[in-house]
């Protein structure tokens, strides 16, 4: 610092649900790595709908692989963060455009001349000219270090460095380097601003939705479009095809809130082999591991396991925390052990 596991076991008595049954009974099986968060991805249901294309909205953003799929997860690159093991990602564009950066400072982007350095005038107060190398502010100031030049100065020349460009060479790539050749060298930071790009993506959701039964008033008012060249077919818009016959809203009053499905056999669990650095994948064997619905999975008693004390007899004490259509993930809690 990273990864696992997080109590066992028998008895008896309980309570749910499943199969049998002579309906008395007899057998199976019963809350978690997180069941939490609703953060994402999914599969299911509905919308009679299908194609096509556009826009809205809304995610994602290195580069290769994995998975039904993802924003996950495995490798790698780049940046950064830590002595280190290793952890973190805000990782497409800034020269398409807007926008911000207080304050300070001369000056915050095609952004400078306050102090200072130089020359030249001077009435000596000071003005005119050059300058960005020193210096100040500030989070951030027209690359850095050193020569040489110059009135002082400045990539002005030079050398190395850094940074831009092109080729070669490595690597699937992202990229890389004391490789080569060319250039004085750029208008900086910011996009978890807005944007621009490139991919993705109908919508709402198990309170979805099917079915059966029962009641009741096939209520009453009142607007809007409209009436088959219209209107309705669940983000919007067009075209085409098809389905359908008036859509829609308020407000008052009634009835029912009952059952049955849906609902647990899966992208399902283990052992094994064999390919991959790995996530995984593949093939043989093998198991069936809640299904509730006013809330079931529970109590007593022994024994072992770990913690801590001890007068060595004991004796206390085991975290977090509980299924509700289902999987994959994240992300957050977490006493104690274990491995590396």
């Nucleotide at each position: 610092u990273g990864g696992c596991c997080g109590g066992a076991u028998g008895a008896c008595c309980g309570c749910u649900u499943u199969g049998u049954u002579u309906u008395u009974a007899c057998a199976g099986a019963g809350a978690g790595g997180a069941a939490a968060g609703u953060c994402c991805g999914g599969g299911c249901u509905u919308c009679a709908u299908g194609a096509a294309a556009a826009c809205a909205u809304g995610g994602u953003g290195c580069c290769g692989g994995g998975u039904a799929a993802c924003a996950c997860c495995c490798g790698g690159g780049c940046g950064g963060c830590g002595a280190g093991a290793g952890c973190c990602g805000a990782c497409g564009g800034a020269a398409a455009g807007u926008g911000c950066a207080a304050c300070a400072g001369a000056g915050a982007g095609u952004a400078g001349a306050c102090c200072g350095c130089c020359u030249g005038a001077u009435a000596c107060g000071u003005c005119a000219g050059g300058u960005a190398a020193g210096g100040c502010u500030g989070a951030a100031a027209g690359g850095g270090u050193g020569c040489g030049g110059u009135a002082a100065g400045a990539g002005c020349g030079c050398a190395c460095c850094g940074c831009g460009g092109a080729g070669a060479c490595g690597g699937u790539a992202a990229c890389g380097g004391c490789c080569u050749c060319c250039g004085g060298c750029u208008a900086g930071g910011u996009a978890a601003a807005c944007c621009c790009c490139a991919c993705c993506a109908g919508a709402a959701g198990c309170a979805a939705g099917a079915c059966c039964a029962a009641a009741u008033a096939g209520g009453a008012g009142c607007c809007u479009c409209u009436u088959a060249u219209g209107c309705c077919g669940c983000g919007u818009u067009u075209u085409c095809a098809c389905g359908g016959u008036g859509a829609g809203g308020c407000u008052c009053g009634g009835g029912u809130a009952g059952g049955u499905c849906g609902c647990u056999u899966g992208a399902g669990g283990g052992a094994u082999u064999u390919g991959g650095a790995g996530a995984c994948a593949a093939a043989u064997c093998u198991c069936c591991c809640a299904g509730a619905u006013g809330a079931a999975u529970g109590g007593u008693c022994a024994u072992c396991a770990c913690u801590c004390u001890u007068u060595a007899g004991g004796g206390a004490g085991u975290a977090c925390a509980g299924a509700a259509c289902c999987c994959g993930g994240c992300u957050u809690a977490u006493a104690g052990g274990c491995c590396a």

A computed fold for a 340-nucleotide RNA from a marine eukaryotic metagenome, annotated as Bacterial RNase P class A. Model confidence (mean pLDDT): 77 of 100. Its Rfam family is "Bacterial RNase P class A". By type it is a ribozyme. The sequence is in RNAcentral, with records from MGnify.